[in-house]
Context: one part of a larger RNA
Molecule: small-subunit ribosomal RNA, central domain
Organism: metagenome
RNA sequence: UUGGGCGUAAAGGGCGCGUAGGUGGGAUGGUCAGUCAGUGGUGCAAGCCUAGGGCUCAACUUUAGGAUUGCCAUUGAUACUGCCAUUCUUGAGUUCGGAAGAGGAAAGUGGAAUUCCUGGUGUAGCGGUGAAAUGCGUAGAUAUCAGGAAGAACACCGGUGGCGAAGGCGGCUUUCUGGUCCGAUACUGACACUGAGGCGCGAAAGCGUGGGGAGCGAACAGGAUUAGAUACCCUGGUAGUCCACGCUGUAAACGAUGGGCACUAGGUGUUGGGCGAUUAGCUCAGCGCCGGAGCAAACGCAUUAAGUGCCCCGCCUGGGGAGUACGAUCGCAAGAUUGAAACUC
Numbered sequence: 001u002u003g004g005g006c007g008u009a010a011a012g013g014g015c016g017c018g019u020a021g022g023u024g025g026g027a028u029g030g031u032c033a034g035u036c037a038g039u040g041g042u043g044c045a046a047g048c049c050u051a052g053g054g055c056u057c058a059a060c061u062u063u064a065g066g067a068u069u070g071c072c073a074u075u076g077a078u079a080c081u082g083c084c085a086u087u088c089u090u091g092a093g094u095u096c097g098g099a100a101g102a103g104g105a106a107a108g109u110g111g112a113a114u115u116c117c118u119g120g121u122g123u124a125g126c127g128g129u130g131a132a133a134u135g136c137g138u139a140g141a142u143a144u145c146a147g148g149a150a151g152a153a154c155a156c157c158g159g160u161g162g163c164g165a166a167g168g169c170g171g172c173u174u175u176c177u178g179g180u181c182c183g184a185u186a187c188u189g190a191c192a193c194u195g196a197g198g199c200g201c202g203a204a205a206g207c208g209u210g211g212g213g214a215g216c217g218a219a220c221a222g223g224a225u226u227a228g229a230u231a232c233c234c235u236g237g238u239a240g241u242c243c244a245c246g247c248u249g250u251a252a253a254c255g256a257u258g259g260g261c262a263c264u265a266g267g268u269g270u271u272g273g274g275c276g277a278u279u280a281g282c283u284c285a286g287c288g289c290c291g292g293a294g295c296a297a298a299c300g301c302a303u304u305a306a307g308u309g310c311c312c313c314g315c316c317u318g319g320g321g322a323g324u325a326c327g328a329u330c331g332c333a334a335g336a337u338u339g340a341a342a343c344u345c
Base pairs, nucleotide, nucleotide: 003317004316005315006314007299008298012313014201015200016199017198021194022193023192025088026087027086028085029084030083031082033081034080035077036076037075038074039073040072041071042070048066049065050064051063052062053061054060091191092188093187094186095184096183097182098181099180103177104176105175106174107173108172109171110154114150115149116148117147118146119145120144121143125136126135162169163168206247207246208245209244210243211242215241216240220236221235222234223233258312259311260310261309262308263307266290267289268288269287270286271285272284273283274282275281294301295300318345319344320343327338328337329336330335
């Protein structure tokens, strides 16, 4: 490379938008580029293959044929693909009427809890653990009542519930704003799918500048435990966690399962629509469980496929060395992306 693969064995890009490219619905006509058929030319010789001949055989050599899978020209065929033209509505989109939602951004606001401060009551303990001690407390703590301040997170509702492309999103109100679903059929008329590069988004931690800092809490300090204890437990506690702006660009970024379309038994629950005689039932779009055929090494998957097919992208090719070295690009740095080899089993 071919082939075979990618839930768990190596392998789905973290996710989207989209360029080139690849692929692409129904009908009619044209063209004949691809495609197919015929003919001609060329495809050196040697070599190769087949059948003969010549050296006593063979090697060797010689004759004829074949092959030379290709290219060019020409004559035809027109189903399929392409191209051109016209057209259609089922794919896609627009319009109208409804619907649900922690989808996003900003501003405002509420109560519970926690800590701190002030004052009152009150007195000797509190706290913590397996047990303790460090720690706090007669300079009046803990407890309790009243008032005040601050920051962060939103109990119940809450749900194999909802929304979002993913990351993710949860008190309440307002403003701005994205997407989805259902119903109606009016319009456009293939406008589609995928998507190398590219661009954007992207948890936590981390970084820069400026704020903020209640609780929690890497580092650090002390107390325990222990043979030791640079830990697990306890008392403290700085970065950080929060906000604004900028950077980083990674995760078991997981359904460890790329996207799209079509087809292939059912049962049951639930969310949002529609129809309905409004307890039934039917239907569309989701979210779950169970299960048949089929698939699978098994586990299991099974109309939300890991089944049956088609299109496009990404990726894998024994373990270690190694996601390392070197180079390059990006980054303030940390580092990220790309990504070997020797050697070894």